Predicted 3D model of a 328-nucleotide part of an RNA (large-subunit ribosomal RNA, domain IV) from Methanothermococcus okinawensis. Model confidence (mean pLDDT): 86 of 100. The RNAcentral record of the full RNA draws on ENA, RefSeq and SILVA. Its Rfam family is "Archaeal large subunit ribosomal RNA". The family has 91 seed sequences and 2,955 matches in Rfam 15.1.
Context: one part of a larger RNA
Parts: sequence; C1' cells; structure tokens
RNA sequence: UCUAGUCGAGGGAAGUCGGCAAAAUGGCCCCGUAACUUCGGGAGAAGGGGUGCCAGCGACCUUACUUAUAAGUGGGGUUGCUGGUCGCAGUGACCAGGGAGGUCCGACUGUUUAAUACAAACAUAGGUCUUAGCUAGUCUGAAAAGAUGUGUACUAAGGCCGACGCCUGCCCAGUGCUGGUACGUGAACCCCGGGUUCAACCGGGCGAAGCGCCAGUAAACGGCGGGGGUAACUAUAACCCUCUUAAGGUAGCGAAAUUCCUUGUCGGGUAAGUUCCGACCUGCAUGAAUGGCGUAACGAGACCUCCACUGUCCCCGACUAGAAUCCG
Repeated sequence: UCUAGUCGAGGGAAGUCGGCAAAAUGGCCCCGUAACUUCGGGAGAAGGGGUGCCAGCGACCUUACUUAUAAGUGGGGUUGCUGGUCGCAGUGACCAGGGAGGUCCGACUGUUUAAUACAAACAUAGGUCUUAGCUAGUCUGAAAAGAUGUGUACUAAGGCCGACGCCUGCCCAGUGCUGGUACGUGAACCCCGGGUUCAACCGGGCGAAGCGCCAGUAAACGGCGGGGGUAACUAUAACCCUCUUAAGGUAGCGAAAUUCCUUGUCGGGUAAGUUCCGACCUGCAUGAAUGGCGUAACGAGACCUCCACUGUCCCCGACUAGAAUCCG
C1' cells in the first nucleotide's frame, strides 16, 4: 500500500452526478393506524408498549390410574395473572422490513438483448377495424398435398390501440381500399377489306382486366392556415373585412420524457434551488385508438423533499486476519 473486517469524541450528507457504500430498522405478542380508493385495498401504514429466569395461583385441551357416569390423584401441551430476581443490554448470539410525502412513465402478475441495456421496451386482459359461408379466408409447397381444423362467423386469420373511468372533434383534395359505370381508352385471338387468287404486311371491326369517369371509406396512409382593423385610460379583442384550403386543431392537456429563445414569469420549499412541486399560456414544433386526459393498486423504472441513521464527509485514528514490497 492492497484485500476482507471491527470500533470511534463532537458534528450529522457539510461528501458526491446521486446518501453510492455503510449504518439504522428487524422475530413474536398487544395497542393503534391517515390521505386516497376501482371499497378489495392502502396496511406490517405511521406510531407506541412488552419479551429472560425463579416461585405461586388460575383457565382450556389431552392422557394414565382409582372409581359409579359425578369426582379425585398424577403426566403432557397451550395460555393468563401475581410476586420475586440478575445484567448496560432478555427475539441478549445467529436469524431478522428503514419509514413518510410529491411528480413522471407503464394499469397490474409476467417477458427480454446467453456474454456491456431488465426498462418508460415486449406481452397482457380489454377496445376497435378488416378478410372469410367452407371446394371459404390466411399460411407452407414447383406440384400433388398439407396447417389452421376433422374447427364453421359466440368461429378462424390479419392490423392498430392497450386494465378501468370520462371521451375520441373536422377533412375523402392527394395516396390506398371497396363499389359502380351510358361513355372514352384498351393486347392477342377472331371477323371484314386491301395486298398479283397465297404469305408477310397494311387498314378497319369486335373488345377483358386495368385506367379514365362517378361514388363510398380516416379505430385506412395521412392532414387539420395567413393578413388587416375594432370597445369611453391603457391594454386586449367577444366583433368586422380580406386572401386562401379537402378541412383549417374541437374537448382536453400545456416551458411537458415534447419549450429553441430559457435558469420564461409568478408562487412554494432552502440562508442560498439551471433540478423539483403548483400555476400562467407567448404550444420554435401538444392534441384525441400513430389514441387524449385522469386514475386506486403495483414497480430491483426516472426525478425531488423530509424523518431516522450513520467514518460519505469535517479529519482522520486505532485494531484483527491475509497479501504484496523492503530490511534481515
């Protein structure tokens, strides 16, 4: 010096990205227990008290014997009360929850990158849309054939969202899908004409799907404006004008896991807070199943605060065991 430990005056997170690590809590019995809540929970909430040994007395259960079935005398177990007694300390060692509050995300239990990621990612119950009447639809195969399924729409397959609660606005112009279609376009075959009476070839006719055309469809892919003016202080603009679009972002939420300017402004907490919490709205560039907003419970998830506790620190010291190095 390193590895693994033990102890520490006073302070108690001042250390640090961050209480990382350590400490503290801890079993059992009794009392007691908030907000919130989907009424199940939250909850071991929180917070208190007790706990050894000896003696005595009682209650209950069980068993042996004496007996007559009551009852009695012993043994065993559980449990209560009283008195005493020892220590600093009685779950005396080992074993053995730290707790509380707020916010974000994901409902939850579950799953995952074998060997840097366990999560807010995946899944999930549930919601919704699409395809399909079975010789179906979807999938595998070159085919025969096979799976779904010896199932049949309360079924099967596929997509998106993701418990629950309240909801899910407007746009079909573009792209896609579905349906329709008097008409236009539209290949070969076929028909007619020309081509020396054959062929190549030339022209015309007929005309499928598709496209054009007409509709529908957004829990399909997606999208959801700009300028100017106006109220008897000022400011602002319910209101008006105008350009323009397929339609101009509704309810909600909002400096947010989204906010550039930005450490926005105000409030809270601190002596002091780029983080945090509550508001505001000027949303660079929120927004409704690419789901929006809430939400009890849950989480080895992310952030903030408080109590307890401590060698994390002020500031280091001593000791135990082992290792390395040096001297011998």